[in-house]
RNA sequence: AGCUUAUCCCCGGGGAGUCGUGUGACUGAGAGGGGCUGGUAACGCAGCCCGACCCGCCGAACCUGAUCCCGUUUGUACGGGCGGAGGGAGGGAGUGGCGACCAUCG
Numbered sequence: 001a002g003c004u005u006a007u008c009c010c011c012g013g014g015g016a017g018u019c020g021u022g023u024g025a026c027u028g029a030g031a032g033g034g035g036c037u038g039g040u041a042a043c044g045c046a047g048c049c050c051g052a053c054c055c056g057c058c059g060a061a062c063c064u065g066a067u068c069c070c071g072u073u074u075g076u077a078c079g080g081g082c083g084g085a086g087g088g089a090g091g092g093a094g095u096g097g098c099g100a101c102c103a104u105c106g
Stems, first nucleotide, its partner, number of pairs: 002098003007093004011056004017026003033050006062087003068081004
């Protein structure tokens, strides 16, 4: 040189469910917090942006199969299977480590 790495910066990916009369409950890192626009009689709702959180190839974040299958449950929560199946979003700086090669000395 190169490889790797704590950490930092920038960039990117992603979801927001279920039960319930309910301002309640459950799981989870997170269960739609804020703004704008559209729509509505008004809410609900939809889209976009921002925020929180998780994840970025050593990739089970998340998506597909899937309104899946078995058990269980109030429940899509939980356990197992499907299944290490198919997809899935990275660059820079860089402490430390390893270290080819070169030079010098013996």
TPP riboswitch aptamer (THI element) from a Sphingomonadales bacterium, 106 nucleotides, folded computationally. It was read from a public genome assembly, where an Rfam model found it. Rfam family: TPP riboswitch aptamer (THI element). For this family Rfam cites "Comparative genomics of thiamin biosynthesis in procaryotes. New genes and regulatory mechanisms" (Rodionov et al., J Biol Chem, 2002). Rfam's curators write: Vitamin B(1) in its active form thiamin pyrophosphate (TPP) is an essential coenzyme that is synthesised by coupling of pyrimidine and thiazole moieties in bacteria. Its mean pLDDT, the model's own confidence on a scale to 100, is 76. The organism belongs to Sphingomonadales, within Bacteria.